[in-house]
Notes:
This is a predicted structure of an 83-nucleotide RNA (c-di-GMP-I riboswitch aptamer) from Robertmurraya korlensis NBRC 107688. It was read from a public genome assembly, where an Rfam model found it.
RNA sequence: AAACGUUAAAGGCAAACCUAACGAAAGAAAGGGACGAAAAACCACAGGUCUAAGGUAUUGACUAUGACAGCUGGGUUACCAAA
Numbered sequence: 001a002a003a004c005g006u007u008a009a010a011g012g013c014a015a016a017c018c019u020a021a022c023g024a025a026a027g028a029a030a031g032g033g034a035c036g037a038a039a040a041a042c043c044a045c046a047g048g049u050c051u052a053a054g055g056u057a058u059u060g061a062c063u064a065u066g067a068c069a070g071c072u073g074g075g076u077u078a079c080c081a082a083a
Stems, first nucleotide, its partner, number of pairs: 005080001013036001017032003022027001035070001041076003045073003048068003054063003
């Protein structure tokens, strides 16, 4: 230096749940909290999933211009250094 990704170390992240700005809803800033995770960092590009205010339609539905990156793939960038 590279590769690898571990019963090592350092520094980080934070599911459910609780509170909750905001939002029509899905969701979700922030705080608490740890199930996990070596990209659980960033990007809705492809597929997928959720919602349906508005619109279409007309009695039950369709629709994203709204969301989900901790669903899969893809793209971009990055920490550590055991054997």